[in-house]
RNA sequence: ACCUGAAAAGGGCAAACCCGUCGCGAGGCGGGGGCGCAAAGCCACGGGCCUGCUUGGCAGGUAGCCGGGUUGCCAGG
Repeated sequence: ACCUGAAAAGGGCAAACCCGUCGCGAGGCGGGGGCGCAAAGCCACGGGCCUGCUUGGCAGGUAGCCGGGUUGCCAGG
């Protein structure tokens, strides 16, 4: 540097749902919760999906849909 994640250690994140809050909305954030996750860390660059509009395309959302970029823990090879 690359490949792999069966077992182990220390841990990490947190779906649905509920409460609060922001937003027209998709949805975001905080608390509870825990379905899952080895990048479920980060980035809307390409595609997909979702929302709004004056339907021209614009403006947004989703990184837990996939690809790509980038950083990284443990163990094995």
Molecule: c-di-GMP-I riboswitch aptamer
Organism: Acetothermia bacterium UBA3574